[in-house]
RNA sequence: GCGGGUAUAGUUCAGUGGUAGAAUGUGAGCUUCCCAAGCUUAAGAUGUGGGUUCGAUUCCCAUUACCCGCU
Repeated sequence: GCGGGUAUAGUUCAGUGGUAGAAUGUGAGCUUCCCAAGCUUAAGAUGUGGGUUCGAUUCCCAUUACCCGCU
């Protein structure tokens, strides 16, 4: 330099053109003599920038980071 892949919550993973979910973690409350465990509840995310579309996490392009292969 060329080609391919991945990027979603603090972490690990789903998801599909129609307002994104789970587990775990975090905060608050309940329970308990205390702790642990348990129950309820709350907040929290589509790498970035464009394009198509009534509507994009999804489709297209570029770019960034990482991984693999070739040279």